[in-house]
Context: one part of a larger RNA
RNA sequence: GCCAACGAGUUUAUGCUAGGAGCAAACCUAAGCUCUAUGGAGCGGAGGUGUAGGGAAACCUAGUCCUAAUAAGGCGAAAACAUUCUUCUAAGUUGUUCGCAAUUUAGAAAAAUAAAGUUCCUAGCGUAAGACCCGAAGCCAGGCGAGCUUGCCAUGGUCAGGGUGAACUUCGAUGAAGAUCGGAGGGAGGCCCGAACCCAUCCGCGCUGCAAAACGGUGGGAUGAACUGUGGCAAGAAGUGAAAAGCUAAUCGCGCCUGGUAAUAGCUGGUUCUCCUCGAAAUAGCUUUAAGGCUAGCGUUCAGUAGUCUUCUGGGGGUAGAGCACUGGAUGGAAUUACGCGGGUUUUACCUGGUUUUUCCAACCAAACUCCGAAUACCAGAAGUAAAACGCUGAAUAGUUAGACUAUGGGGGCUAAGCUCCAUAGUCGAGAGGGAAAAAGCCCAGACCGUCGUCUAAGGUCCCUAAGUUCUUGUUAAGUGGUAAAAGAAGUUUUUUUGCUAAGACAGGUAGGAGGUUGGCCCAGAGGUAGCUAUCCUCUAAGGAGUGUGUAACAACUCACUACUCGAUUGCAAAAGAGCGCUGAAGAUUUAACGGGGCUCAAACAAGACACCGAAGACACGGUUCCAUGAGAUUUUUUAUCUCGUGGGAAGUAGAGGAGCAUUCUCUUUGCAGUGAAGGUUCGAUGUAAGUCGGGCUGGAGCAAAGGGAAGAGAGAAUGUUGGC
Numbered sequence: 001g002c003c004a005a006c007g008a009g010u011u012u013a014u015g016c017u018a019g020g021a022g023c024a025a026a027c028c029u030a031a032g033c034u035c036u037a038u039g040g041a042g043c044g045g046a047g048g049u050g051u052a053g054g055g056a057a058a059c060c061u062a063g064u065c066c067u068a069a070u071a072a073g074g075c076g077a078a079a080a081c082a083u084u085c086u087u088c089u090a091a092g093u094u095g096u097u098c099g100c101a102a103u104u105u106a107g108a109a110a111a112a113u114a115a116a117g118u119u120c121c122u123a124g125c126g127u128a129a130g131a132c133c134c135g136a137a138g139c140c141a142g143g144c145g146a147g148c149u150u151g152c153c154a155u156g157g158u159c160a161g162g163g164u165g166a167a168c169u170u171c172g173a174u175g176a177a178g179a180u181c182g183g184a185g186g187g188a189g190g191c192c193c194g195a196a197c198c199c200a201u202c203c204g205c206g207c208u209g210c211a212a213a214a215c216g217g218u219g220g221g222a223u224g225a226a227c228u229g230u231g232g233c234a235a236g237a238a239g240u241g242a243a244a245a246g247c248u249a250a251u252c253g254c255g256c257c258u259g260g261u262a263a264u265a266g267c268u269g270g271u272u273c274u275c276c277u278c279g280a281a282a283u284a285g286c287u288u289u290a291a292g293g294c295u296a297g298c299g300u301u302c303a304g305u306a307g308u309c310u311u312c313u314g315g316g317g318g319u320a321g322a323g324c325a326c327u328g329g330a331u332g333g334a335a336u337u338a339c340g341c342g343g344g345u346u347u348u349a350c351c352u353g354g355u356u357u358u359u360c361c362a363a364c365c366a367a368a369c370u371c372c373g374a375a376u377a378c379c380a381g382a383a384g385u386a387a388a389a390c391g392c393u394g395a396a397u398a399g400u401u402a403g404a405c406u407a408u409g410g411g412g413g414c415u416a417a418g419c420u421c422c423a424u425a426g427u428c429g430a431g432a433g434g435g436a437a438a439a440a441g442c443c444c445a446g447a448c449c450g451u452c453g454u455c456u457a458a459g460g461u462c463c464c465u466a467a468g469u470u471c472u473u474g475u476u477a478a479g480u481g482g483u484a485a486a487a488g489a490a491g492u493u494u495u496u497u498u499g500c501u502a503a504g505a506c507a508g509g510u511a512g513g514a515g516g517u518u519g520g521c522c523c524a525g526a527g528g529u530a531g532c533u534a535u536c537c538u539c540u541a542a543g544g545a546g547u548g549u550g551u552a553a554c555a556a557c558u559c560a561c562u563a564c565u566c567g568a569u570u571g572c573a574a575a576a577g578a579g580c581g582c583u584g585a586a587g588a589u590u591u592a593a594c595g596g597g598g599c600u601c602a603a604a605c606a607a608g609a610c611a612c613c614g615a616a617g618a619c620a621c622g623g624u625u626c627c628a629u630g631a632g633a634u635u636u637u638u639u640a641u642c643u644c645g646u647g648g649g650a651a652g653u654a655g656a657g658g659a660g661c662a663u664u665c666u667c668u669u670u671g672c673a674g675u676g677a678a679g680g681u682u683c684g685a686u687g688u689a690a691g692u693c694g695g696g697c698u699g700g701a702g703c704a705a706a707g708g709g710a711a712g713a714g715a716g717a718a719u720g721u722u723g724g725c
Base pairs, nucleotide, nucleotide: 001725002724003723004722005721006720011129012128013127014126015125016124017123018122019121020120021119022118023117026049027048028047032043033042034041035040053060054059063075064074065073082113083112084111086109087108088107089106090105091104092103093102094101095100132270133269135267139260140259141258142257143256144255150234151233152232153231154230155229156228157227158226159224161193162192163191164189168185169184170183171182172181173180174179197221198220199219202217203216204215236252238248239247240246273660274659275658276657277656278655283296284295285294286293287292297400298399299397300396301395302394303393304392305391307390309384310383311382312381313380314379315378321372322370323369327366328365329364331362332361333360334359335358338355339354341353342352343351344350403428404427405426406425407424408423409422410421411420412419433444434443435442448623449622450621451620453619454618455617459613460612461611462597463596464595468610470609471608472607473606474605475604481599487583488582491580492579493578494577495576496575497574498573499572500571508565509564510563511562512561514538515537516536519533520532521531544559548557549556624650625649626648627647628646629645630644631643632642633641634640661714663711664710665709666708667707668706669705670704671703672702679698680697681696682695683694684693685692686691
């Protein structure tokens, strides 16, 4: 890992509600006793609930409590109520043979059902218990451990070899002496080096090991607080500890075993057959609360009610926008008040600034500004719609309280985030199908089942790939399309405006481009061309006191401007706007920023037209089922079931409700079986499904159906348990 078996809402008591049943102003027995003897029947009223409430109570009582009160008020009562049948009375309607019949309403009488209530059964839920199952770390009690290890006690054992050379003794020398020096002996030491022995510094190796700590090398101690054998003593809030909370049997910030014990777990995981109907939430308030709860909101079921909804009408508002009339902010100009401050000047006078007050003009800004002011939304009323959808009330009973993105209005942030927090809507969640290459949240569209039927949506129609190489008119040349800004550019198309042009435009060519004059100033020089200033006149077809190159300065070249030449008829020049393009544009797996191929009067873009494709959408045909409603049949009625119509539905997680299938046992009845039961295996049939039925083979002794009852009643998951492979 696979297979098989086992494996999780149970039981008791009690309460609430619903359904069923018995009796009913009543209902029920408990313990116990008697009889019977697989079952059960009878007795038993002790007691419980109900029939009356109010008060804390005494107590009173259809009332009572509060109170001084007969006031007021609180809590209560009155009393009803339904259906059916029969009879009578009154009124109305229809038919009428005018006798009456049928029917509706109201009243009266009698009866029955039903009902207040109570008891039992069943179901759902609550409470108490292990309470759906598995899962802690832990807490307490009683015992077992010092054969490991810590310390101690008793008694034993072990330490190759080498080195150093303390005290002390003695001899010699010197000295007056104390004493000093030297030799020899001596053999001290938690002394030195180093085996055994003990330890474990660093490195390697090992790390499903040789080993739950080893092995190799290296290293520390090695006569001592040394090491070690045997026996003994000390233990669980306790021991022992040269102290690390170390060690106390691979266990230690309180050992191990058993018990309390199914400890508790707001946490994780798991929770077993089918079909049908409906179908959420991820919000608010409170919470030692935030991963949990309680109540409300939203779901379901049952019962009831008569409004939700849409349109119109009428309302209040101070948001968006706008505005500057208030409150504030903020720019320019003009005038003005005060200061007498700066500069021009030596002073006055004058000019020009500065600060400050106020006013006016122009143009602005505001969530906490408003002279104004929508759309929506909200409230009320009226009408409309119907076998539609939804609303509201009550009872019972769930789940939900981690939401996500998109669009819009906002706060926070950087008008950052697949960010965060609100509001409104949608989708996902719990939603399949088509489109966006691929895709929770985007676009289209809500899947009961079947059909080799039809039409469409979004989106598409050259090939991959279903459908146009469709039509009309333009644009783009960048593969733009098929990523991006400020900014830049005789890209190209188009629109508008102005000017020139056969009296010759524009471009090109030829020629001229002069004189006063080297204008004046400045300057070494300044001659059109360093700089400052002025920018005139003359001759002219025209020629600037000069557009550039250039010189030390001139010169030289060139331009503006003019003539000639040339030759355009729509041509030329300038400006502005719009469309589509260009540059700006550098990255990391592989082209890789159209899904690909590939595409250029397009298979791109813009405007328009007609076809077609395209979904589980719509329609068509057939079928299943649910709800509402109508008719009929069966049934003594209620009720229930069936048949045939009509209309509307049938996505679904948590979850609610309904109907069933299967398993084991059991009761009653009926059956099968050695002419082969159960079980196994294979094939077939059948049912919407769980399933059921039949044939063959195997097997070799029990089994089934119908109607009831009771549950150890359904496995694929729980790092599930046991077994097998």
A computed fold for a 725-nucleotide part of an RNA from a Minisyncoccales bacterium, annotated as large-subunit ribosomal RNA, domain II.
Model confidence (mean pLDDT): 81 of 100.
Rfam family: Bacterial large subunit ribosomal RNA.